The RNA shown here (transfer RNA) has 72 nucleotides and comes from a Candidatus Micrarchaeota archaeon. The source organism's lineage runs through Archaea, Nanobdellati and Microcaldota. The sequence was found in a public genome assembly. Its Rfam family is "tRNA". Rfam links the family to the GO term triplet codon-amino acid adaptor activity. It is annotated as a transfer RNA.
RNA sequence: GCCUCGGUAGCUCAGUGGUAGAGCGCUUGUUUCGUAAACAAGAGGUCGAGGGUUCAAUCCCCUCUCGGGGCU
Numbered sequence: 001g002c003c004u005c006g007g008u009a010g011c012u013c014a015g016u017g018g019u020a021g022a023g024c025g026c027u028u029g030u031u032u033c034g035u036a037a038a039c040a041a042g043a044g045g046u047c048g049a050g051g052g053u054u055c056a057a058u059c060c061c062c063u064c065u066c067g068g069g070g071c072u
Stems, first nucleotide, its partner, number of pairs: 001071007010024004018055001026042005048064005
């Protein structure tokens, strides 16, 4: 330099055009003499950045950026 995959909640990851989700973690409550566990509820997101297409974009297109893999 070229090809390819990925960047979404604190962490690990779903989500192939129509209001962004799960598990773990966190907070609160119930339970307990107390803690843990269990159960219930809740908070937490400019979906890497900019632009384009579309009535509508996490999703499609272009550029940039960061990371993994491959080739030379």